């Protein structure tokens, strides 16, 4: 100095706040409606590179049809091993393990 890469989509956790519903205070109006405030172990909603599951993707097998190219089912492996991390910014009603970002830097 140098240090590549690590699939798509999807369901969920951890975690995350208050847009929408609920709740709860508390005024107004006055009979169920609107304001404010309050995140509250709810419901919606965000949500992992380094959490989880699933499908497709791919690789090999084994059957089957066949023109030996393909294809269609089955199975099996492959989502590798590792992986310490700010400040700040940026989305979104609003925050976060989201995004910059397997960044910077550290070992």
């Nucleotide at each position: 100095u140098u240090u590549u890469u690590a699939g798509u989509u999807u369901u969920c956790u951890a975690g995350g706040g208050u847009u929408c519903c609920g709740c709860g205070g508390u005024g107004u109006a006055u009979u169920u409606a609107g304001g404010c405030c309050g995140g509250c172990a709810g419901g919606u909603c965000c949500g992992a590179g380094g959490g989880a599951g699933a499908a497709c993707g791919c690789a090999c097998g084994g059957a089957g049809u066949u023109a030996u190219a393909a294809u269609u089912c089955c199975g099996u492996g492959u989502c590798a091993a590792c992986a310490c991390g700010g400040a700040g910014g940026g989305a979104u009603a609003a925050a976060a393990g989201c995004c910059c970002g397997g960044g910077a830097g550290g070992u």